[in-house]
Molecule: transfer RNA
Organism: Puniceicoccales bacterium
């Protein structure tokens, strides 16, 4: 320098191809249960979807730029 993969909740990830209310598990908070804790049950809080711009009635999703990490090639 060229090519590719990944970036979404505190953590691990799905959703993206095929645009239409942002999700799951674990964790966290409150309550119940317990002498207390754990486990279990009920309820609840989460987020500029890395970032900037474009297309569109509508973008995590499509297009372009850019940043970070990883891999391959030179």
């Nucleotide at each position: 320098c060229g090519g590719g993969g990944c970036g979404u909740a505190g953590c691990u990830c799905a959703g993206c191809c095929u645009g239409g209310c942002a999700g799951a598990g674990c964790g966290c908070u409150a309550c119940g249960u317990u002498c207390g804790g754990g486990a279990c049950g009920u309820a609840g809080a989460u987020g500029u979807c890395g970032u900037c711009g474009g297309u569109u009635c509508a973008a995590a999703u499509c297009c372009g730029g850019u940043c970070g990490c990883c891999c391959c090639g030179a």